[in-house]
């Protein structure tokens, strides 16, 4: 880098370092940032994918847990973009809901 499956409106911060951009990519909007962002390090925390225990029972469901492997710790994956339905509108369009695409994370496989 690629495939399959699942999840993505909940949750969780301080210190140090460094110094200008950052929020994945393109465009637009919006937001964070010299009152120090984003990154990196340390400590903590959140969550429960893998995991542990018990029950169920035939490999599924439920409850509890957090030692270990990941992950996460501004804003819904910050929002929109493609498409379908519905409502409004003379029209351009606007809004809501669903889906797709792209992306993130985990587990498994080659």
């Nucleotide at each position: 880098g690629u495939g399959u499956u699942a999840u993505c409106a909940a949750g969780a911060a301080a210190g140090g370092u460094a110094g200008a951009g950052g929020g994945a990519u393109u465009a637009g909007a919006c937001c964070c940032g010299u009152u120090g962002a984003g990154g990196c390090c340390u400590u903590g925390g959140c969550a429960a994918c893998c995991c542990u225990u018990u029950a169920u029972c035939u490999u599924u469901u439920a409850a509890a847990g957090a030692a270990g492997g990941u992950g996460c710790u501004a804003a819904a994956u910050u929002c929109u973009a493609c498409u379908a339905a519905u409502a409004c509108a003379a029209a351009c369009g606007u809004a809501u809901u669903g889906g797709a695409a792209a992306g993130a994370u985990a587990a498994c496989g080659a």